[in-house]
Predicted 3D model of a 378-nucleotide RNA (Bacterial RNase P class A) from a Smithellaceae bacterium. The sequence is in RNAcentral, with records from ENA. NCBI's taxonomy places the organism under Bacteria, Pseudomonadati, Thermodesulfobacteriota, Syntrophales, Smithellaceae.

RNA sequence: AAAGAAGACCAGAUGAUCGUCGGCGGAAUUUAUCCGCCGGAGGAAAGUCCGGGCUCCGCAGGGCAGGAUGGUCGCUAACGGCGACCGGGGGUGACCCCAGGGAAAGUGCCACAGAAAAUAUACCGCCUGAGGCUGAUGCCGCAGGUAAGGGUGAAAUGGCGAGGUAAGAGCUCACCGCUUUUCUGGCGACAGAAAAGGCAUGGUAAACCCCAUCCGGAGCAAGACCAAAUAGGAGAACGUUUAAGGGCGGCCCGCCUGAUGUUCUCGGGUAGCGUCGCUUGAGGCGACAGGCAACUGUCGUCCCAGAUGAAUGAUCAUCACCGUGCUGCGGGGAGACCAGAGUGCGGGACAGAACCCGGCUUAUGUUUUUCUUUCCCC
Numbered sequence: 001a002a003a004g005a006a007g008a009c010c011a012g013a014u015g016a017u018c019g020u021c022g023g024c025g026g027a028a029u030u031u032a033u034c035c036g037c038c039g040g041a042g043g044a045a046a047g048u049c050c051g052g053g054c055u056c057c058g059c060a061g062g063g064c065a066g067g068a069u070g071g072u073c074g075c076u077a078a079c080g081g082c083g084a085c086c087g088g089g090g091g092u093g094a095c096c097c098c099a100g101g102g103a104a105a106g107u108g109c110c111a112c113a114g115a116a117a118a119u120a121u122a123c124c125g126c127c128u129g130a131g132g133c134u135g136a137u138g139c140c141g142c143a144g145g146u147a148a149g150g151g152u153g154a155a156a157u158g159g160c161g162a163g164g165u166a167a168g169a170g171c172u173c174a175c176c177g178c179u180u181u182u183c184u185g186g187c188g189a190c191a192g193a194a195a196a197g198g199c200a201u202g203g204u205a206a207a208c209c210c211c212a213u214c215c216g217g218a219g220c221a222a223g224a225c226c227a228a229a230u231a232g233g234a235g236a237a238c239g240u241u242u243a244a245g246g247g248c249g250g251c252c253c254g255c256c257u258g259a260u261g262u263u264c265u266c267g268g269g270u271a272g273c274g275u276c277g278c279u280u281g282a283g284g285c286g287a288c289a290g291g292c293a294a295c296u297g298u299c300g301u302c303c304c305a306g307a308u309g310a311a312u313g314a315u316c317a318u319c320a321c322c323g324u325g326c327u328g329c330g331g332g333g334a335g336a337c338c339a340g341a342g343u344g345c346g347g348g349a350c351a352g353a354a355c356c357c358g359g360c361u362u363a364u365g366u367u368u369u370u371c372u373u374u375c376c377c378c
Stems, first nucleotide, its partner, number of pairs: 001374008010365001012319007020040008042350001046361002049359005054219004061253004066215005071085005086100001087098004101210002106208002108204003123150002125146005131140003158176002161173003177199001178197008223276003226272001233266006245257003283302008321347007331338002
């Protein structure tokens, strides 16, 4: 100097003029007016993908079906989230990724190629025997043995080397892999070491399935209240505790309700652009302590939007930041190279609360920290 990896902060500032929503105070007072003070969109407010708080369903019990998650240990209100570690994979590396339990419970699938794709096989080949042909080397068919060599493929009855064999084969041996047992380290997933064993008929479960753990439902358009209005009309079904019906995902059981009752269907009227819910919270910030970390505890401090056809803004000036041109053979350095000043022009991303909170995912601009690799100079 270039390329890359992992993070962090911020998302302009000040002043003037005008305008706007909420809260508090004052003046005026039948006007819906005026004045002052304080506060007024995000790091993702987006997606609506998860988890909750809160509201309603009288309880939300047991089971089936269904759904979600899947290494270990922690954090959290909880999660499919976060942290650390283990195992596997990618990258030269810093680092990144994993839908990470089970294939000996069962079923399914592995196209094409290939002899054969899982109680799978002999295409080319190698060896032996007897026979035939040939001057010889050798060739042909039959019988038996073989799966080490070659070929096909993503994958072919563990791998490599040596010995052995008619030729071969864990047939034998050493090493590696695999299985079992023991010891050591670790909370654990696991890692290491030793001994014994000739040991396997592969892969795939984001295929069905099995195992373990978890799961009532609906949602602020939830729900509560005030105002207003009506014809508590017409019809149907079942039934009066041995009950129908109803009880907010589906089914079954249980339970509750049900005494002229319950449910369903049709028809009619009213509904303000009402009030609350509506913002003090698993809250923000700071210090100290504990912890590798996620995070937790103690103390202190602060109140930081609540709109409702939808406010939180507009204009001007200066400064800051970024890019770029010009000026100084000016400045620093041994060098490669770097920083600054003046001046002109231009620019500023993604994007807007609607009950609230914790995550994840996606979009995006400037500055800055640490680390990795390469090149150049000394």